[in-house]
Context: one part of a larger RNA
RNA sequence: GAAUGAACGCUGGCGGCGUGCUUAACACAUGCAAGUCGCACGAGAACUCUUUAGCUUGCUAAAGAUAGUAAAGUGGCGCACGGGUGAGUAACGCGUGGGUAAUCUGCCUCUGAAUUGGGGAUAACACCGCGAAAGCGAUGCUAAUACCGGAUAAUAUCUUAGAACCUUCGGGAUUUGAGAUCAAAGGUGGCCUCUUCAUGAAAGCUACUGUUUGGAGAUGAGCCCACGUACCAUUAGCUUGUUGGUGGGGUAAUGGCCUACCAAGGCUACGAUGGUUAGCUGGUCUGAGAGGAUGAUCAGCCACACUGGAACUGACACACGGUCCAGACUCCUACGGGAGGCAGCAGUGAGGAAUUUUGCGCAAUGGGGGAAACCCUGACGCAGCAACGCCGCGUGAGUGAUGAAGGCUUUCGAGUCGUAAAGCUCUGUCAAGUGGGAAGAACCUGCUUCGUGUCAAUACCACGAAGCACUGACGGUACCACUGAAGGAAGCACCGGCUAACUCCGUGCCAGCAGCCGCGGUAAUACGGAGGGUGCAAGCGUUAUUC
Numbered sequence: 001g002a003a004u005g006a007a008c009g010c011u012g013g014c015g016g017c018g019u020g021c022u023u024a025a026c027a028c029a030u031g032c033a034a035g036u037c038g039c040a041c042g043a044g045a046a047c048u049c050u051u052u053a054g055c056u057u058g059c060u061a062a063a064g065a066u067a068g069u070a071a072a073g074u075g076g077c078g079c080a081c082g083g084g085u086g087a088g089u090a091a092c093g094c095g096u097g098g099g100u101a102a103u104c105u106g107c108c109u110c111u112g113a114a115u116u117g118g119g120g121a122u123a124a125c126a127c128c129g130c131g132a133a134a135g136c137g138a139u140g141c142u143a144a145u146a147c148c149g150g151a152u153a154a155u156a157u158c159u160u161a162g163a164a165c166c167u168u169c170g171g172g173a174u175u176u177g178a179g180a181u182c183a184a185a186g187g188u189g190g191c192c193u194c195u196u197c198a199u200g201a202a203a204g205c206u207a208c209u210g211u212u213u214g215g216a217g218a219u220g221a222g223c224c225c226a227c228g229u230a231c232c233a234u235u236a237g238c239u240u241g242u243u244g245g246u247g248g249g250g251u252a253a254u255g256g257c258c259u260a261c262c263a264a265g266g267c268u269a270c271g272a273u274g275g276u277u278a279g280c281u282g283g284u285c286u287g288a289g290a291g292g293a294u295g296a297u298c299a300g301c302c303a304c305a306c307u308g309g310a311a312c313u314g315a316c317a318c319a320c321g322g323u324c325c326a327g328a329c330u331c332c333u334a335c336g337g338g339a340g341g342c343a344g345c346a347g348u349g350a351g352g353a354a355u356u357u358u359g360c361g362c363a364a365u366g367g368g369g370g371a372a373a374c375c376c377u378g379a380c381g382c383a384g385c386a387a388c389g390c391c392g393c394g395u396g397a398g399u400g401a402u403g404a405a406g407g408c409u410u411u412c413g414a415g416u417c418g419u420a421a422a423g424c425u426c427u428g429u430c431a432a433g434u435g436g437g438a439a440g441a442a443c444c445u446g447c448u449u450c451g452u453g454u455c456a457a458u459a460c461c462a463c464g465a466a467g468c469a470c471u472g473a474c475g476g477u478a479c480c481a482c483u484g485a486a487g488g489a490a491g492c493a494c495c496g497g498c499u500a501a502c503u504c505c506g507u508g509c510c511a512g513c514a515g516c517c518g519c520g521g522u523a524a525u526a527c528g529g530a531g532g533g534u535g536c537a538a539g540c541g542u543u544a545u546u547c
Stems, first nucleotide, its partner, number of pairs: 001547004006543005013393006019386002021351001026349003030346003035077003040074002048065008084304003093229008103221002108217008116150001118148002125140002128137003156181008165172002186209006195202003230276003237267003242264008279301004283294004306327005329340004357383001359382003365379001366377004396426004406417004430488001432483005440474001445469009491536005496517003502531005512519002
């Protein structure tokens, strides 16, 4: 000199864009942060209103509307994404480059085939019981795209025989045969061309969507390898599933990953083992560069979710707002037993020099569910607080010498603050007030019209185009115009040298200053005050840290 997620002191006008617990991975009150689908399924209220009946004249009962709505249940998909934190980890964790002939991949895209025929349950519900509660049990009824057999099936999987090809010599892919094994579910809309009944319906046809089984792709993931990746030798030896082989198990998959047996290996001064510290990277800061330091925000990867362990479900977890066990802590209790997990967004306490609102909205972007309308979304978009940072603007401009008054200094002549002020002439940024007032909105969807496809069809459906309608948290915000008015808007540090900037008074080795040298003991440009000056400026200094 530059820099910071900064803090402290003094001061403080406005705006834009960013940033904001670096400490206790400490403990958490309260609210919200993951739901959705009735076009999978069965069942289905109430408040209230209307009508009718009875009569005891304000009650009872029934029907209709509310409404096939709410809430609950079975089932499907999602909950493994998104969001947080950096405790652990010196490691194939991360980075760069490869391998997988050792692998998987829901939803999505393209493409082939199929979608057949049956069965038994169960929740909801009703009723009974136990319990303070959390919750649990018995009996009875019922549905499905829930569950379970059967049929059929391949270019799927496995076994086996043959051919030629490639190869890391382990094997692999292609092709021709034979044998064995394995599947499914419907839903919604429309129509009468074919068949049946006979004048609109179906067991029929058709469209869309789903289901099953293959192939290919895309995306995502698993595993392996080479190289790189902090300090300590005042850590020198470490290792028995250890190193390798065979058989078996296990996994989507290779492998001591696990197991039985066999062999005795494997690592190490090119630093094993042990200890300390630490998430890694793109990047960031500095520097002419080489390098050094660092890893906030943003992005990629990893790890974790009160602490430790375990599996279940699933395409994917050994799962932050899932389950089970153990532990610590907190809470409820009828003392028998139960409930909980903010390192999600706000917020509270504590710790600390120190870090924000218990805000608005799903309008946009994105995500989940749904055919869609739509619902959910503390992701996200916005607003609030904080000079925490960067950038921009303003606090007026011109003129004005009786060089006013006043302050300070003085050699008493004057000098200086100083064109500075006043005065005169102007301007109107920002702030204030009044009026107008956006872009961000295009989709989706609905209606109308047209076209194409499918089909027996002009119906339905799908796709495309045009027009109209609908949707804004921010926000009456940005912006524009007008009104009036210099009015409301400057401080902080320094002035001995380094280092730009000097005099007077007070003090008298005292009080004090100080980054280094040093200053102060009676003329202190170094302490304190004043006048003046210098530097930066809505900031200026100090402290801490890095280069």
This is a predicted structure of a 547-nucleotide part of an RNA (small-subunit ribosomal RNA, 5' domain) from an uncultured bacterium. Rfam family: Bacterial small subunit ribosomal RNA. Rfam links the family to the GO terms ribosome and structural constituent of ribosome.